[in-house]
The RNA shown here (Lysine riboswitch aptamer) has 171 nucleotides and comes from a bovine gut metagenome. The model forms 98% of the base pairs in the Rfam consensus.
RNA sequence: GUAGAGGCGCAGGGCAUAAGGUAUCAUACGAAAAGUGGACGGAGCGGUUCAAAAAAACGUAUGUGAAUGUAUGCUUUGCCGAAAGAGAGGUCUUUCGCUCACGGCUUUUCUUGGGUGCAGUCCCCAGCGGUCUGUAACUGUCAUCUUUAUUUCGUAACGAUGAUGCGCUAU
Numbered sequence: 001g002u003a004g005a006g007g008c009g010c011a012g013g014g015c016a017u018a019a020g021g022u023a024u025c026a027u028a029c030g031a032a033a034a035g036u037g038g039a040c041g042g043a044g045c046g047g048u049u050c051a052a053a054a055a056a057a058c059g060u061a062u063g064u065g066a067a068u069g070u071a072u073g074c075u076u077u078g079c080c081g082a083a084a085g086a087g088a089g090g091u092c093u094u095u096c097g098c099u100c101a102c103g104g105c106u107u108u109u110c111u112u113g114g115g116u117g118c119a120g121u122c123c124c125c126a127g128c129g130g131u132c133u134g135u136a137a138c139u140g141u142c143a144u145c146u147u148u149a150u151u152u153c154g155u156a157a158c159g160a161u162g163a164u165g166c167g168c169u170a171u
Base pairs, nucleotide, nucleotide: 001171002170003169004168007080009079010078011077012076013075014074015073016072017071018070025063026062027061028060029059030058036051037050038049039048040047042100043099044098045097046096083112084111085110086109087108088107089106090105091104092103113139114138116136117135118134119133120132122130123129140164141163142162143161144160145159147157148156149155150154
C1' cells in the first nucleotide's frame, strides 16, 4: 500500500406503523388603565403600531387537530473513525433595529474499539426522544499466565489478569 474481521455494528434514502395533544380552526367567558394591555420574534433592550371593547390581537375552558421531527419494523445504498460528540473560529438562517440563544454548513483541536442496562446532567419540545459523564456486566482485538489436548516446538480450547482503534489479522 492492498484485502478483511468485530455485531441488536455505523450512517443516509424509501415504505409502513405507533406515541403524543403543540400550531391552526370553532364555541363560550373574560381584566386593568396609557408609567396599562396586546401585536410585530425564542429571550433582553429599544422602536413602531392597535385598543375603553373582547376587537383583527390576548388569556382561560371545551372540542378539533397537523406539519417538521421522534421511535419501531422492513427494505435499500455506502461503509468498519464506520460514525458520534465537546471546545474555539468563520459563515448562513432568524424580527423593525441591536445583542444573545437555538439550528444549518465549514475549518481546527480534543475525546470515544462496539452495542446494552442503570444513575445523574444538559438540550429539544405535542411529547416522545437525544447528547454528555459515571458505573455494571457483555462483546471484539492484542499481551501475559495457569490447565487440558497434541510425540516435542508450535498450535488450539477453557479460564484469569491487564490494556484498547494512528489498533488487530492476512499479504